[in-house]
Molecule: transfer RNA
Organism: Pseudomonadota bacterium
This record gives sequence, structure tokens and C1' cells, in this order.
RNA sequence: GCGGGUGUGGCGGAACGGUAGACGCAGAGGACUCAAAAUCCUCCGCACGUGAGUGUGUGUCGGUUCGAAUCCGACCACCCGCACCA
Repeated sequence: GCGGGUGUGGCGGAACGGUAGACGCAGAGGACUCAAAAUCCUCCGCACGUGAGUGUGUGUCGGUUCGAAUCCGACCACCCGCACCA
């Protein structure tokens, strides 16, 4: 350099072009208990907000579309194969 694959929260992962993160793990709060474990309930990307909420977010930047994690283009990182090389 050429070809292919992968990229989503702290982790594993889900989502036919139609509420992103279902579900699980980890974590936080609560219930129960003398106390703990187990169990049950609620919360759990980020920013702002006392709060109801609002904005933003699928490697990055664009494009198509009413609507994109998903389709298209360029780029970045990692992995695999091939080629080149003194």
C1' cells in the first nucleotide's frame, strides 16, 4: 500500500430505517433482619436543573431520509490476511 472484519454506558450485550442501551453483571438508595447474607422494590450514559424535566449521545466528520447504531462517502483506532521492503 491492497482486501476483509470490528468500534454502542463501568462490563457483556439488544435494537426490521421508527422511544438507543432491552436483558444480565457491577454500582447506588430503600424494604426485610438484632445485625448481616439471601430475597424484594426503585434508580443507574453525559451535561444542565432543587424538581417536573430539557439538551445531547451508538469511533469522528459529512450526506441521504419525515426519521439513521442500521444506508452512502471520507477519515481515525484496533484485529486478520495479502503485497512490498533494505